[in-house]
This is a predicted structure of a 73-nucleotide RNA (transfer RNA) from a Nitrospirota bacterium.
It matches the Rfam family "tRNA". Rfam links the family to the GO term triplet codon-amino acid adaptor activity.
Model confidence (mean pLDDT): 85 of 100.
It was read from a public genome assembly.

RNA sequence: GGGGGGUUAGCUCAGUUGGGAGAGCGUCAGGAUCGCACCCUGAAGGUCAGGGGUUCAAAUCCCCUACCCUCCA
Repeated sequence: GGGGGGUUAGCUCAGUUGGGAGAGCGUCAGGAUCGCACCCUGAAGGUCAGGGGUUCAAAUCCCCUACCCUCCA
């Protein structure tokens, strides 16, 4: 320098007809317990890496940029 993959909640990751943003863990509150842990219920938590474009509508399609992984040179 070139090819491929990836970037979504604090962490690990789903999200394949373009129309609801989600799960587990963690955190907080309540319950249960003499108390703690486990467990049960609920809640908070996200500019979907950034910018532009297409579209009535974009996490999802197209282009550019940044960063990470990998292959070739």